[in-house]
Notes
Predicted 3D model of a 73-nucleotide RNA (transfer RNA) from Candidatus Gottesmanbacteria bacterium RIFOXYB1_FULL_47_11. The organism belongs to Candidatus Gottesmaniibacteriota, within Bacteria. It was read from a public genome assembly. Model confidence (mean pLDDT): 83 of 100.
RNA sequence: GGGCCUGUAGCACAGUUGGUAAUGCGCCGCAUUCGCAUUGCGGAGAUCGGGGGUUCGACUCCCCCCAGGUCCA
Numbered sequence: 001g002g003g004c005c006u007g008u009a010g011c012a013c014a015g016u017u018g019g020u021a022a023u024g025c026g027c028c029g030c031a032u033u034c035g036c037a038u039u040g041c042g043g044a045g046a047u048c049g050g051g052g053g054u055u056c057g058a059c060u061c062c063c064c065c066c067a068g069g070u071c072c073a
Base pairs, nucleotide, nucleotide: 001072002071003070004069005068006067007066010025011024012023019056027043028042029041030040031039049065050064051063052062053061
C1' cells in the first nucleotide's frame, strides 16, 4: 500500500430482503426475609464508530474517514 471482516446500553450480543432497536448479565425501585442472597414484578439506560449522499423514511443501500482483527505484498 491492497483485499476481507467487525464497530449497536457499563459488558456480551440479536436485528439480512429499508418502516424509528430485542435479549442476557449488571444498575435502580418494590415484594419476599430479622437482614443478606435467591426468586418474582416494574423501571432507567443505545439518535446503532464519525461525516456526507440516495429515499417519504436508513442500524440496514452508496461514498469518504476513524478504530480493531485477519490475509497478501